[in-house]
RNA sequence: GCCGGAGUAGCUCAGUUGGUAGAGCGAGCGCUUCGUAAGCGUUAGGUCGGAGGUUCGAAUCCUCUCUCCGGCU
Numbered sequence: 001g002c003c004g005g006a007g008u009a010g011c012u013c014a015g016u017u018g019g020u021a022g023a024g025c026g027a028g029c030g031c032u033u034c035g036u037a038a039g040c041g042u043u044a045g046g047u048c049g050g051a052g053g054u055u056c057g058a059a060u061c062c063u064c065u066c067u068c069c070g071g072c073u
Stems, first nucleotide, its partner, number of pairs: 001072007010025004019056001027043005049065005
């Protein structure tokens, strides 16, 4: 230098033929218990790495760019 993959909640990841952003774990609160853990219920938490474009509408399509991983030379 070229090619491919990944980047979404605190963590691990879903969500692809564009149409309200989700799960598990974790956290707060409540129930339960003599108490803790476990269990159950509930709540909060995200400008979907960044910028621009297309579109009525973009995590999703296009362009540029940043970080990480792998391959080729």

The RNA shown here (transfer RNA) has 73 nucleotides and comes from a Patescibacteria group bacterium. The source organism's lineage runs through Bacteria and Bacteria candidate phyla. Rfam family: tRNA. It is annotated as a transfer RNA. From the family's description: Transfer RNA (tRNA) molecules are approximately 80 nucleotides in length. Model confidence (mean pLDDT): 82 of 100.